Context: one part of a larger RNA
RNA sequence: GAUUGAACGCUGGCGGUAUGCUUAACACAUGCAAGUCGAACGGUAACGAAGCUAGCUUGCUAGCAGGCGACGAGUGGCGGACGGGUGAGUAACGCGUGGGAAUCUACCUAGUAGUGGGGGAUAGCCAGGAGAAAUCCUGAUAAAUACCGCACGCCCUACGGGGGAAAGAAGGCCUCUAUUUAUAAGCUUUCACUAUUAGAUGAGCCCGCGUUAGAUUAGCUAGAUGGUGAGGUAAGAGCUCACCAUGGCUACGAUCUAUAACUGGUCUGAGAGGAUGACCAGUCACAUUGGGACUGAGACACGGCCCAGACUCCUACGGGAGGCAGCAGUGGGGAAUAUUGGACAAUGGGCGCAAGCCUGAUCCAGCAAUGCCGCGUGUGUGAAGAAGGCCUCAGGGUUGUAAAGCACUUUCAGUUGGGAGGAAAAGUUAGUGGUCAAUACCCAUUAGCCCUGACGUUACCAACAGAAGAAGCACCGGCUAACUCCGUGCCAGCAGCCGCGGUAAUACGGAGGGUGCAAGCGUUAAUC
Numbered sequence: 001g002a003u004u005g006a007a008c009g010c011u012g013g014c015g016g017u018a019u020g021c022u023u024a025a026c027a028c029a030u031g032c033a034a035g036u037c038g039a040a041c042g043g044u045a046a047c048g049a050a051g052c053u054a055g056c057u058u059g060c061u062a063g064c065a066g067g068c069g070a071c072g073a074g075u076g077g078c079g080g081a082c083g084g085g086u087g088a089g090u091a092a093c094g095c096g097u098g099g100g101a102a103u104c105u106a107c108c109u110a111g112u113a114g115u116g117g118g119g120g121a122u123a124g125c126c127a128g129g130a131g132a133a134a135u136c137c138u139g140a141u142a143a144a145u146a147c148c149g150c151a152c153g154c155c156c157u158a159c160g161g162g163g164g165a166a167a168g169a170a171g172g173c174c175u176c177u178a179u180u181u182a183u184a185a186g187c188u189u190u191c192a193c194u195a196u197u198a199g200a201u202g203a204g205c206c207c208g209c210g211u212u213a214g215a216u217u218a219g220c221u222a223g224a225u226g227g228u229g230a231g232g233u234a235a236g237a238g239c240u241c242a243c244c245a246u247g248g249c250u251a252c253g254a255u256c257u258a259u260a261a262c263u264g265g266u267c268u269g270a271g272a273g274g275a276u277g278a279c280c281a282g283u284c285a286c287a288u289u290g291g292g293a294c295u296g297a298g299a300c301a302c303g304g305c306c307c308a309g310a311c312u313c314c315u316a317c318g319g320g321a322g323g324c325a326g327c328a329g330u331g332g333g334g335a336a337u338a339u340u341g342g343a344c345a346a347u348g349g350g351c352g353c354a355a356g357c358c359u360g361a362u363c364c365a366g367c368a369a370u371g372c373c374g375c376g377u378g379u380g381u382g383a384a385g386a387a388g389g390c391c392u393c394a395g396g397g398u399u400g401u402a403a404a405g406c407a408c409u410u411u412c413a414g415u416u417g418g419g420a421g422g423a424a425a426a427g428u429u430a431g432u433g434g435u436c437a438a439u440a441c442c443c444a445u446u447a448g449c450c451c452u453g454a455c456g457u458u459a460c461c462a463a464c465a466g467a468a469g470a471a472g473c474a475c476c477g478g479c480u481a482a483c484u485c486c487g488u489g490c491c492a493g494c495a496g497c498c499g500c501g502g503u504a505a506u507a508c509g510g511a512g513g514g515u516g517c518a519a520g521c522g523u524u525a526a527u528c
Base pairs, nucleotide, nucleotide: 001528002527003526004525006524007523008522009521010520013375014374015373016372017371018370019368020367021333026331027330028329030328031327032326035078036077037076040075041074043071044070047069048068051064052063053062054061055060056059085286086285087284094211095210096209097208098207099206100205103203104202108199109198110197111196112195113194114193116150118148119147126139127138128137129136130135154163155162156161168191169190170189171188172187173186177184178183179182212258213257214256219249220248221247224246225245226244227243228242229241230240231239261283262282263281264280265276266275267274268273288309289308290307291306292305311322312321313320314319339365341364342363343362347361348359349358350357351356378408379407380406381405388399389398390397391396412469414464415463416462417461418460422455427449428448429447430446431445432444433443434442472517473516474515475514476513477498478497479496483512484511485510486509487508493500494499
């Protein structure tokens, strides 16, 4: 000199933008953070519209019927493995980079072949019971895209055999068939389902090289190193087991100890290098501590389950409940770090045919000069060089065109009014094209209409008033830009280094003046 997720002292006008527990991976009150689908299912606790019945106050009270808009609880599907947080552990194929072969991959895309015919349960509801509660038990009834067989196709095979799929739902229609208007066991469209091939995406595994310090750590290792066989996994492998052999690593630093998430990057520097890993992005690990598996395409799962420990809470003492390193917020620790805010309008995600619902992701707002950037605190004129202050050799000098005065301007803040863009979709109407028996449904597309904004009193623009509301901090001995007076008298004090102070201190304290930076300025800490 540059820099910081900074803190402290003094001071403090506005805006934009970014950032904000670096310490206790300490403990957490409260609210919210993962749901959704009635176009899978049986149904109807609540609400609404219309209907029926009764009462009547003449439009409200009660009751009725799932039939309809919907829908509590329940079965079922998909998602809760993403998104969000933290950096405790880890010196490791964890990460970075470059390769590899023995693998899986829900949803998505393209293709091929199918979707036949049956069965028994169970939740809920109802009845009864146990318990303080959490919850649990028994009986009857009873649904499905839940579950289980059979079959063609399919897969494996040593050719003997073995394994072994599927499910429907919604909209529309009467061309064909069946009967009577209308409907389905019919046709058609869309979505879904099964098997399989390929792709895409994601993930698992292996290897070369690189990846902190210590030798005041020199030897370490029995599933240890290899083989055969078996098991196991989606998959290679001591991954596991039985038997056999005795190997394997190490001074090019094994083992042990300490420290540490890694990288793109960031800071500094001319570079080489040094330091660092906040925010943003990629990877990894963790979710009160330790262990375990279940489900599933995917977890050994932050807001799932089981066991054990510590802690907290409820209890009728028999037994139960909990996990903020999600967003806010509280206590504690600390020099130190924010609101128990708004909205799903946009982007993205989950579910759904869709409308839509959910989303503390996200977008915004609030707080903080924490950083960076921009703007303002007036402009011109004005010598009687006013008054006052300070200095003085008492003449004067300086503060100083500074002020006052005069003439202007009105950024920003204030008040009033106007006012984009972030909005495209979706919906609906009409047209065109495709599909089809079809002018219906559905899909694609074009045009019109309608409607959707948390921010928001938005950005921006105009008007109004008046210099009006807006300057401090550090320093002045040398390094280092900037000097005098008074007080003090090796005292009080200063100090980054050299050093000042013991009666004329440009070095202490105050004043006047000056210098530097400026909504900041200094100090401390840290890095180069």

Small-subunit ribosomal RNA, 5' domain from an uncultured prokaryote, 528 nucleotides, folded computationally.
The coordinates come from a structure-prediction model, not an experiment, and the mean pLDDT is 85.
The full RNA is in RNAcentral, with records from ENA.
Rfam family: Bacterial small subunit ribosomal RNA. Rfam links the family to the GO terms structural constituent of ribosome and ribosome.